[in-house]
RNA sequence: AGAGUUUGAUCCUGGCUCAGGAUAAACGCUGGCGGCGCACAUAAGACAUGCAAGUCGAACGGACUUAACUCAUUCUUUUAGAUUGAGAGCGGUUAGUGGCGGACUGGUGAGUAACACGUAAGCAACCUGCCUAUCAGAGGGGAAUAACAGUGAGAAAUCAUUGCUAAUACCGCAUAAGCUAGUAGUAUCGCAUGAUAUAGCUAGAAAAGGAGCAAUCCGCUGAUAGAUGGGCUUGCGUCUGAUUAGCUAGUUGGUGGGGUAACGGCAUACCAAGGCGACGAUCAGUAGCCGGACUGAGAGGUUGAACGGCCACAUUGGAACUGAGACACGGUCCAAACUCCUACGGGAGGCAGCAGUGAGGAAUAUUGGUCAAUGGGCGAGAGCCUGAACCAGCCAAGUCGCGUGAGGGAAGACGGUCCUAUGGAUUGUAAACCUCUUUUGUCAGGGAGCAAAAACUGCCACGUGUGGCAGGAUGAGAGUACCUGAAGAAAAAGCAUCGGCUAACUCCGUGCCAGCAGCCGCGGUAAUACGGAGGAUGCGAGCGUUAUCCGGAUUUAUUGGGUUUAAAGGGUGCGUAGGCGGACAGUUAAGUCAGCGGUAAAAUUGAGAGGCUCAACCUCUUCCCGCCGUUGAAACUGAUUGUCUUGAGUGGGCGAGAAGUAUGCGGAAUGCGUGGUGUAGCGGUGAAAUGCAUAGAUAUCACGCAGAACUCCGAUUGCGAAGGCAGCAUACCGGCGCCCAACUGACGCUGAAGCACGAAAGCGUGGGUAUCGAACAGGAUUAGAUACCCUGGUAGUCCACGCAGUAAACGAUGAAUACUAAUUGUUCGGGUCAAAUGAGAUCUGAGUGAUACAGCGAAAGCGUUAAGUAUUCCACCUGGGGAGUACGCCGGCAACGGUGAAACUCAAAGGAAUUGACGGGGGCCCGCACAAGCGGAGGAACAUGUGGUUUAAUUUGAUGAUACGCGAGGAACCUUACCCGGGCUCAAACGUAGCAGGACGUGCGCCGAAAAGCGCAUUUCACUUGUGACCUGUUACGAGGUGCUGCAUGGUUGUCGUCAGCUCGUGCCGUGAGGUGUCGGCUUAAGUGCCAUAACGAGCGCAACCCCUGCCGCCAGUUGCUAACGCAUAAAGGCGAGGACUCUGGCGGGACUGCCGGCGCAAGCCGUGAGGAAGGCGGGGAUGACGUCAAAUCAGCACGGCCCUUACGUCCGGGGCGACACACGUGUUACAAUGGGGGGCACAGCGGGAAGCCACUUGGUGACAAGGAGCAAAACCCCCAAGCCUCUCUCAGUUCGGAUUGGAGUCUGCAACCCGACUCCAUGAAGCUGGAUUCGCUAGUAAUCGCGCAUCAGCCAUGGCGCGGUGAAUACGUUCCCGGGCCUUGCACACACCGCCCGUCA
Repeated sequence: AGAGUUUGAUCCUGGCUCAGGAUAAACGCUGGCGGCGCACAUAAGACAUGCAAGUCGAACGGACUUAACUCAUUCUUUUAGAUUGAGAGCGGUUAGUGGCGGACUGGUGAGUAACACGUAAGCAACCUGCCUAUCAGAGGGGAAUAACAGUGAGAAAUCAUUGCUAAUACCGCAUAAGCUAGUAGUAUCGCAUGAUAUAGCUAGAAAAGGAGCAAUCCGCUGAUAGAUGGGCUUGCGUCUGAUUAGCUAGUUGGUGGGGUAACGGCAUACCAAGGCGACGAUCAGUAGCCGGACUGAGAGGUUGAACGGCCACAUUGGAACUGAGACACGGUCCAAACUCCUACGGGAGGCAGCAGUGAGGAAUAUUGGUCAAUGGGCGAGAGCCUGAACCAGCCAAGUCGCGUGAGGGAAGACGGUCCUAUGGAUUGUAAACCUCUUUUGUCAGGGAGCAAAAACUGCCACGUGUGGCAGGAUGAGAGUACCUGAAGAAAAAGCAUCGGCUAACUCCGUGCCAGCAGCCGCGGUAAUACGGAGGAUGCGAGCGUUAUCCGGAUUUAUUGGGUUUAAAGGGUGCGUAGGCGGACAGUUAAGUCAGCGGUAAAAUUGAGAGGCUCAACCUCUUCCCGCCGUUGAAACUGAUUGUCUUGAGUGGGCGAGAAGUAUGCGGAAUGCGUGGUGUAGCGGUGAAAUGCAUAGAUAUCACGCAGAACUCCGAUUGCGAAGGCAGCAUACCGGCGCCCAACUGACGCUGAAGCACGAAAGCGUGGGUAUCGAACAGGAUUAGAUACCCUGGUAGUCCACGCAGUAAACGAUGAAUACUAAUUGUUCGGGUCAAAUGAGAUCUGAGUGAUACAGCGAAAGCGUUAAGUAUUCCACCUGGGGAGUACGCCGGCAACGGUGAAACUCAAAGGAAUUGACGGGGGCCCGCACAAGCGGAGGAACAUGUGGUUUAAUUUGAUGAUACGCGAGGAACCUUACCCGGGCUCAAACGUAGCAGGACGUGCGCCGAAAAGCGCAUUUCACUUGUGACCUGUUACGAGGUGCUGCAUGGUUGUCGUCAGCUCGUGCCGUGAGGUGUCGGCUUAAGUGCCAUAACGAGCGCAACCCCUGCCGCCAGUUGCUAACGCAUAAAGGCGAGGACUCUGGCGGGACUGCCGGCGCAAGCCGUGAGGAAGGCGGGGAUGACGUCAAAUCAGCACGGCCCUUACGUCCGGGGCGACACACGUGUUACAAUGGGGGGCACAGCGGGAAGCCACUUGGUGACAAGGAGCAAAACCCCCAAGCCUCUCUCAGUUCGGAUUGGAGUCUGCAACCCGACUCCAUGAAGCUGGAUUCGCUAGUAAUCGCGCAUCAGCCAUGGCGCGGUGAAUACGUUCCCGGGCCUUGCACACACCGCCCGUCA
């Protein structure tokens, strides 16, 4: 000192939360010792028991007891001892009278908002026992009463009565002043009443004795003074609420007489009518106050346990008595509640003293010891009493200190945990082990200080009862602290945390479960956040949690905040109180400043020292805001006096204006009325209908009536305090501006209350009512439509007079004053210059606009009309919701307005700006996107895929576009992953190592569905001669899994999209997210390029480079070609030959808007341009940016984790993947004449071929078969169809169509039943061009025709991938649908519109 949390990210506002310190604490886990201090906060609730206030016999009368003494008696051992009785009496004890003390100490905080407390003063208005000092005094009498004795009552407590008696108890008398009261003077002083001094006079009031042989001492009375303690008064300070605004009758004051120690309405009688209050009275709630304590940088905030001061209280309420002092904690009386005793008549009691009990509560101790010390009461004293106090006990409840060992010790041990696991890391120098020490604890021994006095004795001094010296008894704590010695590492460590904040990380378990959590938030199968473990971190005899306070929080802001949009400027003005206030001079000294003095208790805190081994603790010294007094200063503020004119106002002269009020007038429009013309519709809407109209509407003409509003001018115009104000004229009236500078002389600013004004709607009364028009009615729209639209229409809209008092009453910006760069427009004045017809230039005021510097601001923005810089005053704000709600009060006729909470709940709510996404927002642009066309799909049959259903199984994945003739480029077995059944468990295959064997295999047989099993026969190689190769069996370690997770992954792929985008470096702008660049204009297929430009460059994409194709050239010619020459054939490049051509295949060329014209700054575009094979990207392919969809795939492969291991592995036989009511997708064939069928005749290219392609011949109607040449291929073979020519069919379910079914075959294959293809004969279904809707295609394209290939024994291929043949139509154009790109705008969305979110119900 800050941090977390609102967002995709940012800045701000703003709340919530955390880290710190503290506590009279409590709870959980744990616990070795000591020092010091603490301990019922709740029930001021109730209390058993014991103790806490007594003492004095030197005040008094008694009572009891008795040593010693005297006398008498009895006994004995008769000097003497013992017993009994009496007398007097020392000592002791003491109920009672009396004195002093029980008013201190100790406890508690209920009450109290008060002179209760704190502080500072005052008493000229007071008291004070004991104590100190001084002065004076104590003469002489009297009457009683407890105790005691008797009697009586009562259960008791206790009481009554009779009688006797004492005092330092009580009462007169005498004496008495300096006392008290009255009264006459004088002097001095003060602060008003007055005070003090002075022996004036009159009157009045005292006393007590005890001890001692005595001296003397202790007491007594009056007075003065002091000290101590109290009483009263006052200034200032002292909680919350105004949803408490008025309170007060002894109330405020006076007078008289009372009362008090004393002043006072303290009380009383009379008189007056005052007193308090917005500077908060009264009322309500809460509370003991302070020194101090905690916290804080401080200012402050909170608190008032312990210690100390004051107050109040003593079961609750009231009252007085006694006394120096009380209205009295352990006194009295009364009342009340409660408890106890009781003989029922009556009595007793008061722990908020110390212990203790139960209760309450989360919670707070022993029914301990001693008066040794300190202190108190009494006493002459010894002494007695003292739960005050000092000690001890209990409690980690706090704080301070100490310890639980120290050094060495690596095989870095064992064990645990983790990992990339032959090993490593960590626990960890930790342990073991060696050496050493002994604090504390244990045992033994010694052993304090706290103790000084006093009484008493002796001596000394003097002032003769005081002081000094010497002697002199006394320790609860405690055999404690402390010291010494002994043994021995011995007896002594836990708690919390480990996602971020916040120091500290892994494994296992769990699987939105269990649970955690202070905030944010973790947990749905790989949890560093739950639980356990290992490790780590923090603190440590403690550690965490909970509660409370301060801090952080500048989050109530005096220090030190704000109010345009985040919460917050009153709707506006006038104005009271209050606050603030111009220039000059004088005086004063209230504020202010300085010196000095008093006070500020002690303790505590701070600073400096000292004592306990240190520290805590204790002791000493010192400092202190404040308040009061006094002396000075005089700048500023205040007060007062005088002056001034610049603030303000008055006057004079001009001026503008929709400022206001009242009255009158005007025309257009609208509606209505009357009359005319006129005829079928009018009106209204997106389209309609309701409505009006043949009883004559709408339209049109004329005349009339009514009410309301004022077209154009008209404008960032003007006026007004705001609301607001608009035809014209008149009257009245307010404000404003400019010029002059005559007058007043600070008269000013703001403004809580208060008063006034205050749009629209609304209310009351009375008018008026043309238009418009809530409510209402009807018609539409719609799923509905209590709406938007239409037709009507009441209140209202208008006027007068009242009420109401609110608005996004907004510039969301209170008023006033001063200062602070500029530029420009406009309205109204004034001056100067020039001009004079209209204009103009410039300066200066007042308004009203725009841009912008500095500055400010979170930013947007504001910016002389401030949201800048300052001053003054007012109003308002303090998280969101609840809520401007409830209650109360005030106002109102009502409607309603003003004022204005809380419970509860959330961790946010919010402002500004940024980037995206989105919009049934805008602009620009593109795409077979639409449109224009061609051909299809959707209807039929079949093929194929999918869903569903079924099944033992119908294995599985893919599911909008981007799944569905997809993985599969080929399921009869195999494939195969599925089902049924039968087998195996080093296993079906493989690797390594060891051991055994010599075979393995082949043939045959049995069994079986097969695999497997059993049996018989036969049988190795190389050589170094016991090894190797190979194989089998066996053992061990590795296996195996198409099991799960594509949401743990790699790799690969689809899609947006071949769309033109996506980014970076440096610079610049911005607080920042971010922007710029990449925007703008033009252009392009293109972020393609050009221009412009705070940007300049660059990268991935685009394009180009690559391949195929189209033209030409060069080189090279075999299996290709054949122009020229030659040979030969039935014919043919068949042969010699040739490289010209075609072609093949290698290298080059060619196209670049290069040329011309037009447009354009350029880029570029345009042109039936030229040239050219090709022209503006020539055509096609490969090539797919940053990223999106947790898109697809664990079943192609790889791989983390999990799961199975005589099975979820593996072998075999059979079945299934081919099922079938149905639904969908993709295709094939058709429905026919641009066609079908028969016959004849042509023209390709890509490719393939040896277990192959197969010419040709023969047989078969045919599939095919039997022969059989060529070809491992520019050589041989596979090898065309549409087309052309011709014949036939003539519009029909057909000579269309071919499904289905029957029969007969061919081929492949171990095997065609489930379940193959093909052929022939026969059969001949649906279907006559297909609803809504939908798909493809822009040229060698669509359409149409066939051919080839892969896979493959064969094939369910109509699929896929290629090839060539024939070969169109259309595109005006971009309004609309879909998708996309760029710019811009709005946004409360960011999982991003399939969003967010409101209400109701559960």
The RNA shown here (small-subunit ribosomal RNA) has 1402 nucleotides and comes from an uncultured bacterium. The sequence is in RNAcentral, with records from Greengenes. Its mean pLDDT, the model's own confidence on a scale to 100, is 84.